[in-house]
The RNA shown here (transfer RNA) has 76 nucleotides and comes from a Candidatus Desulfofervidaceae bacterium. It matches the Rfam family "tRNA". By type it is a transfer RNA. The sequence was found in a public genome assembly.

Parts: sequence; structure tokens; C1' cells
RNA sequence: GUGGGUGUAGCUCAGCGGUUAGAGCACUGGGCUGUGGCCCCAGGAGUCGUGGGUUCGAAUCCCACUACCCACCCCA
Repeated sequence: GUGGGUGUAGCUCAGCGGUUAGAGCACUGGGCUGUGGCCCCAGGAGUCGUGGGUUCGAAUCCCACUACCCACCCCA
């Protein structure tokens, strides 16, 4: 350089055009317990990588850019 893949909560991921984006773990508060753990209840946390386009409506479709991963090519 060429082609492909992946960027969504602190972490791992779901969501594949239609209300206000979710789960598990983690975190915070409370309950339970002699203490802790387990368990139960409640809660906080997200510009959906960035910019633009299409659409009545975009995390979702299209384009560019960007970070990471894989394969291939060129040079040394």
C1' cells in the first nucleotide's frame, strides 16, 4: 500500500431501520449475618470511535476519516 473484520456502560457482550439503547459481571446504598462471603432489594454509570449523507425516523443503511486485529503485496 491492497483486502477483510471489530469499535455500544469500568469489563465481556446483545441489539441488524420504529417510543426513552439493554444484559451479565463490577461499582454504590440498604436488607440478611456475630464479622465477612453467598443470597435478596434498590440505584448510579453510555456524545453507540469521529465527521457527513440517505430517511418522516439511524447504534442499525451509505461515504470519508480514525484506532486496533488478521491476511496479502512492495522495499530494506